[in-house]
RNA sequence: GUCGUCAGAUCGGGAGAAUCCGGCACAAGGGGGCAGCCCCGCGUAACGGUGCCGAAGGAGCAACCGCCCCGGUAAACUCUCAGGCGCAAGGGACCGUUCUGACAAA
Numbered sequence: 001g002u003c004g005u006c007a008g009a010u011c012g013g014g015a016g017a018a019u020c021c022g023g024c025a026c027a028a029g030g031g032g033g034c035a036g037c038c039c040c041g042c043g044u045a046a047c048g049g050u051g052c053c054g055a056a057g058g059a060g061c062a063a064c065c066g067c068c069c070c071g072g073u074a075a076a077c078u079c080u081c082a083g084g085c086g087c088a089a090g091g092g093a094c095c096g097u098u099c100u101g102a103c104a105a106a
Stems, first nucleotide, its partner, number of pairs: 004103006011096003018050001020049003026043001029040004051085003057081001058079003064072003
C1' cells in the first nucleotide's frame, strides 16, 4: 500500500397496506335574520371500531451441533407485541459511494 470482515458516520436509491366507518372540539364555505344569533357543513388532529401491511425494533421455528432430560442456533420465512396504512413529512430492512476506527491474512 492492496484485499477481506465488523462497527459507526456522510450521500444517493428504497416497498407494502382503508382519502374505511363513527365521532366531540376546531373549521373552508353556504343559507336565514333588523340584530343578538340560528341551521347545514368541505376538511383536519385527538379518540373509538373494523379491515389491512411488514423492510425500524421484538418474538418463533428447521437443518445442523452439543454435555442429547434438555440446550445452542437463521432469515428478506412466520407472528404482528410494537410500528405503519390518501398526498406530503417522518421512519425504513436492504443495496451502492466515500470516510473513520478495530481485527485478521497474504
The RNA shown here (Glycine riboswitch aptamer) has 106 nucleotides and comes from a Rhodobacterales bacterium.
Model confidence (mean pLDDT): 78 of 100.
It was read from a public genome assembly, where an Rfam model found it.